[in-house]
The part of an RNA shown here (large-subunit ribosomal RNA, domain IV) has 343 nucleotides and comes from a Roseiflexaceae bacterium.
Context: one part of a larger RNA
């Protein structure tokens, strides 16, 4: 000095990024338990109170002998002694302290985030990630489904058959999910315009003495596609700007314009999102970049890349309180191991 444990006036988180870490709580029985609540819970809420030995006489279960009685059975009935076991009453006795050692939840409050149980970075993360029931779209009509694996055969899906199977996206519940089809995907369109080989053969050419043969070759005909016409957003994805006006002022319900395919609805908002920013304004502290309620000037929230809200749950994250505390003022001390010095 270092590790691992015990112990500690008075103060009690003054520590520190932060209660990391320890302490506190703890069993069982009784009493009593709020907000919210999806009527299940919240719950072991919270909070209180009993426990130990002796002796007492009754109480309530278990078992049940002697014995009687029916009358022959390894039987019924009655009978209650012995043993055991509970939970209360009542007298007492004791210690600092009766669950005296073990083992064993501190509680509470207000807020993000995810519903939950689960899963996961095998050895730095366990969490808001991921899954998840529930939602909603797209494809799938079956001799061989969409769709996957395989060069193939085959085999999965499925020995199933649209309440069924594959894929996307949200993610329990409750109220909801608003405008935009102009690009861009995807669906539909018996016209039309474009289009390839093909068909088609006007017409030219080269050879020939001719027949005939070879070359080219314009109409016109001749698919998907793309072009066009139209849906379609829980499909990709978007969801304005400048200028005036109200009888203090300020502000603008209004009004003018300009562009757009369409100008953000309900909700929510300095927010896991606010840069300016520790906005303001309230609350709490003696004092509050941080919490918690508002405004709303949303740099740059918004409705399934879901929006807002929420009861239970969480080794989640954030603020705050009550106990209790060597975390600290602030340090001492004791044990055991090590370190260091002799040998």
């Nucleotide at each position: 000095c270092c590790c691992u444990g015990g112990u500690u006036a008075a103060g009690g988180a003054a520590c520190u990024c932060g209660g990391c870490a320890a302490u506190u709580u703890g069993a069982c029985c009784c009493c009593g338990u709020a907000c919210c609540u999806u009527u299940g819970g919240u719950a072991g809420a919270a909070g209180g109170g009993g426990u130990g030995c002796u002796c007492c006489g009754g109480c309530c279960g278990g078992u049940g002998a002697a014995c009687c009685c029916c009358g022959u059975a390894c039987g019924g009935g009655g009978g209650g002694a012995g043993c055991g076991g509970g939970a209360a009453g009542g007298a007492g006795u004791u210690g600092c302290a009766g669950c005296a050692a073990a083992g064993c939840g501190g509680c509470c409050c207000a807020g993000g985030c995810g519903a939950c149980u689960g899963g996961a970075u095998a050895a730095c993360a366990g969490a808001a990630c991921c899954a998840c029931a529930g939602g909603u779209c797209c494809g799938u009509g079956c001799u061989g489904a969409a769709g996957g694996c395989g060069u193939a055969a085959g085999c999965c899906g499925a020995c199933g058959u649209a309440u069924a199977c594959g894929g996307g996206c949200u993610g329990a519940u409750g109220c909801c999910u608003g405008c935009c089809c102009a690009g861009u995907g995807c669906c539909g369109g018996a016209a039309g315009g474009u289009u390839a080989a093909g068909g088609g053969g006007a017409g030219g050419g080269c050879u020939u003495a001719a027949c005939g043969g070879c070359c080219u070759g314009a109409a016109c005909u001749g698919a998907a596609g793309c072009c066009c016409c139209g849906g379609u957003g829980a499909a990709c994805g978007g969801c304005g700007g400048c200028u005036g006006u109200a009888a203090c002022u300020a502000u603008a319900a209004c009004a003018g314009u300009c562009c757009u395919a369409a100008g953000g609805u309900a909700g929510c908002g300095a927010a896991a999102u606010u840069c300016c920013u520790u906005g303001u304004c309230g609350g709490g502290u003696a004092a509050g970049u941080u919490c918690c309620g508002a405004c709303c000037c949303g740099c740059a929230c918004g409705a399934a890349a879901g929006g807002c809200a929420u009861c239970a749950c969480g080794a989640u994250c954030u603020g705050g309180g009550c106990a209790g505390u060597g975390u600290c003022u602030c340090g001492a001390c004791c044990a055991g191991g090590g370190g260091c010095u002799c040998g």

Lineage of the source: Bacteria > Chloroflexia > Chloroflexales > Roseiflexineae > Roseiflexaceae. Model confidence (mean pLDDT): 86 of 100. The full RNA is in RNAcentral, with records from ENA.